[in-house]
RNA sequence: GCAGAGGCUUCGCUUAAUCCCCGUCGGGCCCGUCCCGCCGGGGAGCCGGGGAACCAGGUUCCUGGGGUGAAUCGGCGCGGCGUCCGGCCAACAGGCCACGGCACCGUUUCGUAGGGCGACCUCCCCGCCCGAACCCGUCAGCUAACCCGGUAGGCGUCGUGGAAGGAAGGG
Numbered sequence: 001g002c003a004g005a006g007g008c009u010u011c012g013c014u015u016a017a018u019c020c021c022c023g024u025c026g027g028g029c030c031c032g033u034c035c036c037g038c039c040g041g042g043g044a045g046c047c048g049g050g051g052a053a054c055c056a057g058g059u060u061c062c063u064g065g066g067g068u069g070a071a072u073c074g075g076c077g078c079g080g081c082g083u084c085c086g087g088c089c090a091a092c093a094g095g096c097c098a099c100g101g102c103a104c105c106g107u108u109u110c111g112u113a114g115g116g117c118g119a120c121c122u123c124c125c126c127g128c129c130c131g132a133a134c135c136c137g138u139c140a141g142c143u144a145a146c147c148c149g150g151u152a153g154g155c156g157u158c159g160u161g162g163a164a165g166g167a168a169g170g171g
Base pairs, nucleotide, nucleotide: 011156012155013154014153018044019043020042021041022040023039025037026036027035028034045151046150047149048148049147050146055141064139065136066135067134068133073111074110075109077107078106079105080104082102084101085100086097087096088095089094114130115129116128117127118126120166121165122164124162125161
């Protein structure tokens, strides 16, 4: 000097997930009505669910139905499964087969409704990404009053995309 990894501080991103107060305990010190941390409780703000009238909604069956979330819906391929079509045995009943079709499930991959970022805001252009996961438990349309719940987690930190308008700040 270069590359990589980790920690702290600061700032930023996703998201509703932020702020304040009180208490027990522990620690620190300048031993103060102080500071820090975990946990418990309360409040504000933000977020979500249930819940009338009116409206919507006919009933039943099949593969119940529903919620949070941007995270839905498809194509090709592979695997599985169902006897629905099809084939075989059989008088019926019933049984067998996965060669073909169809439905369903899983999965790789390619798209997509939709969503995020590029460090003041908005529009346009360009670029880079996500397009998951979980929960309720046979039950919920909307929904005033009313009732209930959440306030996790995960990332990045010199990385400066272009342009127009505006705002703020500085000179």
Record summary: c-di-AMP riboswitch aptamer (ydaO/yuaA leader) from Actinopolymorpha pittospori, 171 nucleotides, folded computationally. The source organism's lineage runs through Bacteria, Bacillati, Actinomycetota, Actinopolymorphaceae and Actinopolymorpha. Model confidence (mean pLDDT): 79 of 100. The sequence is in RNAcentral, with records from Rfam.